RNAcentral holds the sequence, with entries from Ribocentre. The RNA shown here (c-di-AMP riboswitch aptamer (ydaO/yuaA leader)) has 136 nucleotides and comes from Desulfosporosinus sp. Model confidence (mean pLDDT): 76 of 100.
RNA sequence: UGCACAAUAAAGCUGAAUCUAGGUUACCUAGAGCGGGGGACUUUUCUUGUGGGGUGAAUCGUGCAUCAACGCGUAGGGCUUACACCUUAAUGCCCAAACCCGUCAACUAACUUCGUAAGCUAAGAAAGGUGAAAAC
Numbered sequence: 001u002g003c004a005c006a007a008u009a010a011a012g013c014u015g016a017a018u019c020u021a022g023g024u025u026a027c028c029u030a031g032a033g034c035g036g037g038g039g040a041c042u043u044u045u046c047u048u049g050u051g052g053g054g055u056g057a058a059u060c061g062u063g064c065a066u067c068a069a070c071g072c073g074u075a076g077g078g079c080u081u082a083c084a085c086c087u088u089a090a091u092g093c094c095c096a097a098a099c100c101c102g103u104c105a106a107c108u109a110a111c112u113u114c115g116u117a118a119g120c121u122a123a124g125a126a127a128g129g130u131g132a133a134a135a136c
C1' cells in the first nucleotide's frame, strides 16, 4: 500500500416486541406505550367429525414415481429517493413460513387475560402532499 474476513460503533430493515424505574443485572420485577386472546344485549351464522379455532403477509393450484421431500406458479406481504408518513409511478431484489389451543371460542360494552421475542445489512432512481428538526 492492496485484498479478504471478523468485530465494534453509528445508521438502517422485518416484527407488537420500545422506553422508564428498581434489583440479586447476559436476566428478573413493576409501570407507560404498542400488540394479541377470551367475553353481553341486538344482529349474524356456523358447528354437531372429512371436527373446529388462534397468532402470522404466508393462501391456493400444479408437477413427479405414491406419501414425504423438492420444483413451478399464485392470493397476499416486504425492501428501495437514509428525518418520518401518505399517494402515484418505475426498477430491481426477496418472502409466500412456522407454531399454538385441545372438542371449545362469530361479532361484542363492561370486564378479564396474555406478549413485549427472534433475526438480519450495503451503495440503490422520480413526482406530489403533510409534518418534524436545524439554521437564519
Stems, first nucleotide, its partner, number of pairs: 011121004018032006033116006043106001049103001051104001052101004060073004076095004083131006